[in-house]
Molecule: transfer RNA
Organism: Minisyncoccales bacterium
């Protein structure tokens, strides 16, 4: 330098060829317990790496840039 994969909640990951983002864990609050842990319940937390484009509508498609991983030279 070229090519491929990847980036979504604090962490690990979903979202089936475009239809309006969800789960587990953690944290927080409550219940239980003498207390802690464990267990049970609850509601919250996301400009989907950034900027543009296409579209009625984009995590999803296109372009450029940034980070991580791999391959070739």
């Nucleotide at each position: 330098g070229c090519c491929c994969c990847u980036g979504u909640a604090a962490c690990u990951c979903a979202a089936c060829c475009g239809g309006u983002a969800g789960a587990g864990u953690a944290a927080c609050g409550g219940c239980c317990u003498u207390u802690u842990a464990a267990g049970c319940c609850g509601g919250a937390a996301g400009u989907u790496g950034g900027a543009g484009g296409u579209u009625c509508g984009a995590c999803u498609c296109c372009u450029c840039c940034c980070g991580g991983g791999g391959g070739c030279a």